A computed fold for a 1392-nucleotide RNA from an uncultured bacterium, annotated as small-subunit ribosomal RNA.
RNAcentral holds the sequence, with entries from ENA and Greengenes.
The prediction has a mean pLDDT of 84.
It matches the Rfam family "Bacterial small subunit ribosomal RNA".
RNA sequence: AGAGUUUGAUCCUGGCUCAGGAUGAACGCUGGCGGCGUGCUUAAUACAUGCAAGUCGAACGAAGCACUUUCAAUGGAGACUCCGGUCAAAAUUGGUUGUGACUUAGUGGCGGACGGGUGAGUAACGCGUGGAUAACCUGCCUCAUACAGGGGGAUAACAGUUAGAAAUGACUGCUAAUACCGCAUAAGCGCACGGUAUCGCAUGAUACAGUGUGAAAAGCCGAGACGGUAUGAGAUGGACCCGCGUUAGAUUAGCCAGUUGGCGGGGUAACGGCCCACCAAAGCGACGAUCUAUAGCCGGCCUGAGAGGGCGACCGGCCACAUUGGGACUGAGACACGGCCCAAACUCCUACGGGAGGCAGCAGUGGGGAAUAUUGCACAAUGGGGGAAACCCUGAUGCAGCGACGCCGCGUGAACGAAGAAGUAUUUCGGUAUGUAAAGUUCUAUCAGCAGGGAAGAAAAUGACGGUACCUGACUAAGAAGCCCCGGCUAACUACGUGCCAGCAGCCGCGGUAAUACGUAGGUGGCAAGCGUUGUCCGGAUUUACUGGGUGUAAAGGGCGCGUAGGCGGGUCUGCAAGUCAGAUGUGAAAUACCGAGGCUUAACUUCGGAACUGCAUCUGAAAACUGUAGAUCCUUGAGUACUGGAGAGGAAAGUGGAAUUCCUAGUGUAGCGGUGAAAUGCGUAGAUAUUAGGAGGAACACCGGUGGCGAAGGCGGCUUUCUGGACAGUAACUGACGCUGAGGCGCGAAAGCAUGGGGAGCAAACAGGAUUAGAUACCCUGGUAGUCCAUGCCGUAAACGAUGAAUACUAGGUGUAGGGGGUAUUAACUCCCUCUGUGCCGCAGUUAACACAAUAAGUAUUCCACCUGGGGAGUACGACCGCAAGGUUGAAACUCAAAGGAAUUGACGGGGACCCGCACAAGCAGUGGAGUAUGUGGUUUAAUUCGAAGCAACGCGAAGAACCUUACCAAGGCUUGACAGCCUACUGAAUAACCUGGAAACAGGUUAGGCCUUCGGGACAGUGGGUACAGGUGGUGCAUGGUUGUCGUCAGCUCGUGUCGUGAGAUGUUGGGUUAAGUCCCGCAACGAGCGCAACCCUUGUCAUUAGUUGCCAGCAUUAAGUUGGGCACUCUAGUGAGACUGCCGGUGAGAAAUCGGAGGAAGGUGGGGACGACGUCAAAUCAUCAUGCCCCUUAUGUCUUGGGCUACACACGUGCUACAAUGGCGUAAACAAAGAGAAGCGAACCUGUGAGGGCAAGCAAAUCUCAAAAAUAACGUCUCAGUUCGGACUGUAGUCUGCAACUCGACUACACGAAGCUGGAAUCGCUAGUAAUCGCAGAUCAGAAUGCUGCGGUGAAUACGUUCCCGGGUCUUGUACACACCGCCCGUCA
Repeated sequence: AGAGUUUGAUCCUGGCUCAGGAUGAACGCUGGCGGCGUGCUUAAUACAUGCAAGUCGAACGAAGCACUUUCAAUGGAGACUCCGGUCAAAAUUGGUUGUGACUUAGUGGCGGACGGGUGAGUAACGCGUGGAUAACCUGCCUCAUACAGGGGGAUAACAGUUAGAAAUGACUGCUAAUACCGCAUAAGCGCACGGUAUCGCAUGAUACAGUGUGAAAAGCCGAGACGGUAUGAGAUGGACCCGCGUUAGAUUAGCCAGUUGGCGGGGUAACGGCCCACCAAAGCGACGAUCUAUAGCCGGCCUGAGAGGGCGACCGGCCACAUUGGGACUGAGACACGGCCCAAACUCCUACGGGAGGCAGCAGUGGGGAAUAUUGCACAAUGGGGGAAACCCUGAUGCAGCGACGCCGCGUGAACGAAGAAGUAUUUCGGUAUGUAAAGUUCUAUCAGCAGGGAAGAAAAUGACGGUACCUGACUAAGAAGCCCCGGCUAACUACGUGCCAGCAGCCGCGGUAAUACGUAGGUGGCAAGCGUUGUCCGGAUUUACUGGGUGUAAAGGGCGCGUAGGCGGGUCUGCAAGUCAGAUGUGAAAUACCGAGGCUUAACUUCGGAACUGCAUCUGAAAACUGUAGAUCCUUGAGUACUGGAGAGGAAAGUGGAAUUCCUAGUGUAGCGGUGAAAUGCGUAGAUAUUAGGAGGAACACCGGUGGCGAAGGCGGCUUUCUGGACAGUAACUGACGCUGAGGCGCGAAAGCAUGGGGAGCAAACAGGAUUAGAUACCCUGGUAGUCCAUGCCGUAAACGAUGAAUACUAGGUGUAGGGGGUAUUAACUCCCUCUGUGCCGCAGUUAACACAAUAAGUAUUCCACCUGGGGAGUACGACCGCAAGGUUGAAACUCAAAGGAAUUGACGGGGACCCGCACAAGCAGUGGAGUAUGUGGUUUAAUUCGAAGCAACGCGAAGAACCUUACCAAGGCUUGACAGCCUACUGAAUAACCUGGAAACAGGUUAGGCCUUCGGGACAGUGGGUACAGGUGGUGCAUGGUUGUCGUCAGCUCGUGUCGUGAGAUGUUGGGUUAAGUCCCGCAACGAGCGCAACCCUUGUCAUUAGUUGCCAGCAUUAAGUUGGGCACUCUAGUGAGACUGCCGGUGAGAAAUCGGAGGAAGGUGGGGACGACGUCAAAUCAUCAUGCCCCUUAUGUCUUGGGCUACACACGUGCUACAAUGGCGUAAACAAAGAGAAGCGAACCUGUGAGGGCAAGCAAAUCUCAAAAAUAACGUCUCAGUUCGGACUGUAGUCUGCAACUCGACUACACGAAGCUGGAAUCGCUAGUAAUCGCAGAUCAGAAUGCUGCGGUGAAUACGUUCCCGGGUCUUGUACACACCGCCCGUCA
């Protein structure tokens, strides 16, 4: 930093998509370790259980406990005893004294307003930032000054009685205090009053002196302290006020009654409508009030080059809230998360009377959800509360646990190691890849595991973390790699499977039998304890454009004007200093980010320092250029006024004119008129149309008339008058910036339409009829109503367009036109020149995507307004406003597509244009289509009727020839390494032929005959058996292919190099003017050349010459039945070599060209005739069945052998031929003239024979020698005489011939007999322009036999072409296009 995607390609506009970063994330697959962070984004949903705010006995009484003093009682160890008793310890009980640095229910004090949680509400002085309080408060803490004298009365606890289930009380009685209350004292404290001085922007403040008046205190103790009261100051924390900033919607435009202000009160720590009484009627709002929706705000976080955009988790500051709503109490501080009262919902307890509760504290549970952790340890540290302290409390906090949720770090080994192992994948089978990878050898031990030691954190003691961090030792390469992707974007390819199926996909798009895009595998690429996917945000996107976009045609200029607010604004001078500029001060919390250092082994993380925080406020200063502001009775060039002048369909009203249409009356006149592509409806004998005269009425104004004029736009057209707006030119007298634009607003605004009242000739929606048509609710025709016209009032829209907002200034020219002015010259005019204003064309620079614009800008600049942000949905819905209505203005979303679009390019196409050609039409000739038959095809049938060919360009085509074979099809019977090819191995000796048996044959079995070379081993050759790879396939795919072919089309085209033009696709050349059969040639030209095609070179034919004469020929000579022979090579002919034709010559035309027309000569004249030859390409044209071939398929069969059948079927349809329908003929007789071919498994003469097809015998000939071979039409003579015939020959019968193993299915021919349809063919349609059509025969290939087909050959031998309007096809130029699979296109509506 860009990329993909609209097109056949191009440029542009424009959207969609991707690559990056981020995340409190979630999901899928996978998962070794550690550090540091982080973890309910949803239900401010409901909560079991435990804990989260207590502490002080050094404030107080009391109770209890322990010890203790003492008394009493009980008790009776023990002692003494006079045995009667006496004394009496321990122990127990009850008092009592004292002690306790023991406990605590209550009174009292301090703290529960902090810490912790959450983001529901809040669009607000809530927050941020900066000020301000002369309008305020502040417990604990610090400092200073002063003080604490003396009294009083209660009350909990407790005891008793009593209510209640409980919670909780009620009554009576007793008692204490640092609890409570007076009194005393008190200033520099408070209040009231007046005064002086100083200060302040002001209300006022401060200081001083004076008078009056008011308010305090508590003790405890271990005697050190700690506490108490008042006042002042500080610190800290708070409160209120103000400037500025703080989301979206106008389809929310008006809101507000304590509302705005005042006077006076009340209340508060304090100001204030904060509250109240009274008075006034204000206040806010397009600079967006009110309403609605959404939202805690910020430091910051993410992204970005930045400006910005998005977010507000964790950490930090502020605010708000604590089940929902309301309220106050206490207190220094609350209207109070773990306080109170009330109401509500919910949950729980209940004896039904009544009570209890609040996890948005930490854990945890249910629920919700894609989704978020342990009912852990400790107060050791840091803090907090209480206490004098010990200490107690602390789910704050410190730690641990769980989660790859994130960031960071480490590891899963390292070195050597080629037989490039095996395996796997692939392969052209050779190899290649995985891959030094593994194995193997050597080494190491980070992490994990084991063992030992063992901290700092703690200034003396005290360690939850924790036997943790860290260190050491031994030990084994062991315990530790996945995920995604591989068509392009985007790094990375092959095989198999699948076959528009299954599936993929972020966009474009893949998949219909050879998928690098699906699935799997191998391999590659990327990242890595993670990798992908999904969601969201920024970026890319200059795609909302401040930086940094646009509006003629892509989305986008308001239909036009006037004008309000607002924005912007000419020249000179002076002042001020608001903006502008500079400096200083304060602030901009910390953390974060940046820079530099430091600490954890490193990093993440963290500590320190610096700079920065682009902001705000205050102060000061300089300058006065610019903006602003004030002034000058400032200026005149912008603007306006005045005067003079001409131009004009500018507007309104009234009057008036002629032409034309229609109607009415009358005359003339007679059968049609009218209308159309052609007709009909319609009008007309009741007299039309036509024509003449007169009249009525309405509407519009021919010619002039013009990219001429006027108007802001819409728009304005006979003539005259009246009223009236504006522009222009000239003059330079006046005003002195008075200007430009213009959101809202107001007005004007074509046509159609609406309302009321007139009017109504013509025209004419609707409607009616007639036509057209498949239909025709249309186009055409005949009628015809609203309407069109007038007046008044609505409507308010148009492709209201120059698809171009208004204003100002500047920037080459040329040429028209309209209005005005000036100059030169002249008597004057014409002319020429200059200038202002309008209106056109061309054009430079410049601009533009291009087209184009170009002083009338779409150029260069400035000001203001309006509008646009992908296509569709849709200018639709809803709402609001306007309207009588029709409707108009404003104006979305859901959903859906990956485009929609602009300009230009090349083609193709057009029932667009121009030009040209072709048997394309026309002019002719002969046919086809009707009949019979041959042949091919379709269809049908069949066991099979093998397959292919399908408009032209399939259909007498592949097939130059199906009885078997061919043959691919069907039935049946056989074979399985095979009918055919190669290799190995064993055996045999043949192979082959004949015969016999079975059989339909193949085949099976049997018999006989039957070899070569040899170094004697064997070999060659062949067969058989076995084996292994394989053979074989007319099986599929011509849409996987090669090759070959058809077709457009023998049409004249198709391209390239260099140059030039264009941003580019492309253009030019190749277009233009002529000419040609031709892109053939000439000329011109930003082109100059070249290639493939055209033409020529090749073959044949037409003339001549020459060479050569056998098998050819015979003029002259001889000879014969005969060129038979001698002879000859002149001629014909044959086949070699040459000549000849080139617009070369002449004339006309043409441009002094190319060329063309005519002529001469010539056998031939303008490519002489014919052939071969087929450019770039088109049709996925044909062929896998000629052949070759990829892939797929079959392998005792889809191969192969054999017999028989079929390809020859037959209601029918089509194509191509043949024969005819007859007299230009048929038949008969006799007669004449070709060319080109073929021949040995051949052609076969002559002769004999048969009616004949043929047969017999057999000469000649590998052929200019022999044979096929007779040419036929023709001509001559005869006959037939218009008929289903002496035409026609199908069909059928009988008898034959030939080929062939074999003519039944299924051959050809012959003879005799039979003798069908058919009398010239509907619509339609084919061929042909000269030796052609037509007609006549001949030959050949294939072939045993089997042509009416095919390919050649000659004989006879026409007609017509005015011409290019039309049909078909083609070529060139041009034009339109929304087509590019290219009109057999695209595409709209309805229905399914």